[in-house]
RNA sequence: GGGGGUAUAGCUCAGUGGUAGAGCAUUUGACUGCAGAUCACGAGGUCCCAGGUUCAAAUCCUGAUUGCUCCC
Numbered sequence: 001g002g003g004g005g006u007a008u009a010g011c012u013c014a015g016u017g018g019u020a021g022a023g024c025a026u027u028u029g030a031c032u033g034c035a036g037a038u039c040a041c042g043a044g045g046u047c048c049c050a051g052g053u054u055c056a057a058a059u060c061c062u063g064a065u066u067g068c069u070c071c072c
Base pairs, nucleotide, nucleotide: 001071002070003069004068007065010024011023012022013021018055026042028040029039030038049063050062051061052060
């Protein structure tokens, strides 16, 4: 220098155009002599950024940035 792919909750990840989800973690409660395990109920996201397409974008298109990988 060139190619490919990544960015979504505290962490690991789903979600291929129609109001954003799971597991773990976490709050509160039940259970327990205490704790753990288990159960119930919650909280938590400007979907990395800027623009475009569309009635409607996490999703499609363009660019920028982070970090990964391959070639030279």
Predicted 3D model of a 72-nucleotide RNA (transfer RNA) from Oncorhynchus kisutch. NCBI's taxonomy places the organism under Eukaryota, Deuterostomia, Protacanthopterygii, Salmonidae, Oncorhynchus. The RNAcentral record of the sequence draws on Rfam. Model confidence (mean pLDDT): 81 of 100. Its Rfam family is "tRNA". Rfam's curators write: Transfer RNA (tRNA) molecules are approximately 80 nucleotides in length.